Context: one part of a larger RNA
RNA sequence: UUGGGGUUAAAGGGUCCGUAGGCCGGGUAUUAAGUCAGUGGUGAAAUCUCAUAGCUCAACUAUGAAACUGGCAUGGAUACUGAUAGUCUUGAGUAUAUUUGAAGUAGCUGGAAUAAGUAGUGGAGCGGUGAAAUGGAUAGAUAUUACUUAGAACACCAAUAGCGAAGGGAGGGUACUAAGAUAUUACUGACCCUGAGGGACGAGAGCGUAGGGAGCGAACAGGAUUUAGAUACCCUGGUAGUCUACCCUGGAAACGAUGCUAACUCGUUUUUGGGAUUUAGGGAUCAGAGACUAAGCGAAAGUGAUAAGUUAGCCCCCUGGGGAGUACGCUCGCAAGAGUGAAACUC
Repeated sequence: UUGGGGUUAAAGGGUCCGUAGGCCGGGUAUUAAGUCAGUGGUGAAAUCUCAUAGCUCAACUAUGAAACUGGCAUGGAUACUGAUAGUCUUGAGUAUAUUUGAAGUAGCUGGAAUAAGUAGUGGAGCGGUGAAAUGGAUAGAUAUUACUUAGAACACCAAUAGCGAAGGGAGGGUACUAAGAUAUUACUGACCCUGAGGGACGAGAGCGUAGGGAGCGAACAGGAUUUAGAUACCCUGGUAGUCUACCCUGGAAACGAUGCUAACUCGUUUUUGGGAUUUAGGGAUCAGAGACUAAGCGAAAGUGAUAAGUUAGCCCCCUGGGGAGUACGCUCGCAAGAGUGAAACUC
C1' cells in the first nucleotide's frame, strides 16, 4: 500500500464549532476541461512475434509481414463529472404565532437538619461497637426548652420522566442568555454534509492567589479487632481538601465501551412535548424517550426504524503478546504531568 476490520476479540477522537480539502437536490441552455469512439497523420532503425531464406545444424544473420498497447497534435460525440448563465422548491435557513424543560449566568430569598455559643430544667451517666476501648462528663455532660451565630446541602414532589454538544444540571422567585419542538402561511433559493490542521468547552482529583470552614474527611494520631503480618477493614479525633472568586491543568469505564449526516426497510406496546380536527371523549400527524419482536445481520451474546439491517458522503482509528504508552527528540504546563511516540531484545 492492497484486501479486511473498529458494541464485547486490536481499533470511534471526551464534545462541539470551523479553515483547507473531499462530497453535494430537480429542470433548461451554452461550452467541451475530464470522459468516449473512430477515420486519416505521426509513432526512426534495431529489438519482440510470424513466414521464408543463408552459414553442414543451432546460436547468429538477411528479407518480408505483422505489431508498435502507451503517447502526441488535428477533426468529432455530449450520457455522466466539471465550467458558465439563468430557473425551481422538496434539502437547508429566515420571519410570525404557540409551547417545553433540574439548559446556562448573575443578584435576591426560604425552611428542616447539623455544629457551636448563652441561659433555664435536671442530676449520672453519655457516646461508640460484633464486643470493647480511646474520647466527652459533677468545672454539670447526654437529654430537654428558649434565643443567637455559621457554613454546606436542598426531604416530599420525583418518574422506566424531562433538558443540554458533551462534561453535566434539582429549594423558591426575578433578570438576562441559549436551545429544542409544533402550526401556518410568507420569504431566501442548494446557501447542504463532513471536516486534516486550528479554536472553544470539558467530571473528579490536583496547582496558584485571596476568602471561607458547619458536616464529611486523604495524610496523621490514638483505641480495638482480625491476622503469619494488618502500616487495612471498625471506633474516637483530625490537617489538606470538599465551598466561593479569578487563573492553570486537560489525564476518566469522558460508556450506548457503538463517529457525524442523509435515505430506505414486518409488527405490538408504554411514555414526554406539540397538534389539524372535534361539543367532549378522542385524535390524523410531527418531534423525542423506553420495552418486546419479524426479516436481515452477527462468532455468539445480542442488535433489530434510537440498527450492530440495506445504501451513500466525509473524518478518526486498528494490524500478534511483552518491551511500552516506555526511551529519545520536540511542543505545552508553575508543578504534577500532558501531547506526539519508537527500537533493540524476547515469547
Small-subunit ribosomal RNA, central domain from an uncultured bacterium, 347 nucleotides, folded computationally.